[in-house]
RNA sequence: GACACAUCUAGAGGGGUGGAGGGACUGGCCCGUUGAAACCCCGGCAACCUCCCGAAAGGGAAGGUGCCAAUUCCUGACAGAUGUGGU
Numbered sequence: 001g002a003c004a005c006a007u008c009u010a011g012a013g014g015g016g017u018g019g020a021g022g023g024a025c026u027g028g029c030c031c032g033u034u035g036a037a038a039c040c041c042c043g044g045c046a047a048c049c050u051c052c053c054g055a056a057a058g059g060g061a062a063g064g065u066g067c068c069a070a071u072u073c074c075u076g077a078c079a080g081a082u083g084u085g086g087u
Stems, first nucleotide, its partner, number of pairs: 001087001003085006013042005021031003025076001027074002043068003048064002050061004072079001
């Protein structure tokens, strides 16, 4: 990368650097100089994998990911995102 499966109306932000973009894409609608993206530090949410208890149902922890404006912001598609698996 392609494939398969599961989930996506819940939840969770401060600071520093930076300096105009960002919300995947289409059309909308929004966010942004009262500071966007990106990077760093600290914090938090959640519980897919993992670990512990248990016959199971279920419960607990938080090591590996993920996430922390708006229902995946709405919409459309043979769409996208995240996790796990074997390849």